[in-house]
């Protein structure tokens, strides 16, 4: 330099013929307990990497950029 994959909550990830952003773990509160753990219920937490385009509507489609991983070549 070229090619491919990936970037979504604090962490690991789902979300796919475009149509209200979710799960598990973690955090916090309450219940339970003599107390802790476990368990149950609830709450908060997101510019979907950044920018632009298409569309009535974009996490999802297109383009550019940035970052990570893998491969090829000198």
């Nucleotide at each position: 330099g070229c090619c491919g994959c990936c970037g979504u909550a604090g962490c690991u990830c789902a979300g796919u013929u475009g149509g209200u952003a979710g799960a598990g773990c973690g955090a916090c509160g309450c219940a339970u307990u003599c107390g802790u753990a476990a368990u149950g219920c609830g709450u908060a937490g997101g510019u979907c990497a950044a920018g632009a385009g298409u569309u009535c509507a974009a996490g999802u489609c297109u383009c550019u950029u940035c970052g990570g991983c893998g491969g090829c070549u000198c």
Predicted 3D model of a 74-nucleotide RNA (transfer RNA) from Symmachiella dynata.
Its Rfam family is "tRNA". Rfam describes the family as follows. Transfer RNA (tRNA) molecules are approximately 80 nucleotides in length. It is annotated as a transfer RNA.
The coordinates come from a structure-prediction model, not an experiment, and the mean pLDDT is 81.
RNAcentral records the identical sequence in 2 taxa.